About this RNA
Predicted 3D model of a 66-nucleotide RNA (transfer RNA) from Castor canadensis.
RNA sequence: AGUAUGGCUCAAGCGGCAGAGCACUUGCCUAGUAAGCAUGAGGCCCUGGGUUCAAUCCCCAGUACU
Numbered sequence: 001a002g003u004a005u006g007g008c009u010c011a012a013g014c015g016g017c018a019g020a021g022c023a024c025u026u027g028c029c030u031a032g033u034a035a036g037c038a039u040g041a042g043g044c045c046c047u048g049g050g051u052u053c054a055a056u057c058c059c060c061a062g063u064a065c066u
Base pairs, nucleotide, nucleotide: 001066002065003064004063007022008021009020010019016053024040026038027037028036046062047061048060049059050058
């Protein structure tokens, strides 16, 4: 100095109810499995404070990793 976001790998957003791929659930398909198609669940966005009507986003401190 940079990074920290679903189980894993990663986006997005520069204040107003956060997404993808893989994995997983259920169903369809198949003689069956895989693949394919459809469907659903899963994240209070590293932690604690501050500012604000409102913070994942801004400010401060801390933690972990590079």
NCBI's taxonomy places the organism under Eukaryota, Opisthokonta, Eumetazoa, Boreoeutheria, Castor. It matches the Rfam family "tRNA". Gene Ontology term of the family: triplet codon-amino acid adaptor activity. Its mean pLDDT, the model's own confidence on a scale to 100, is 80.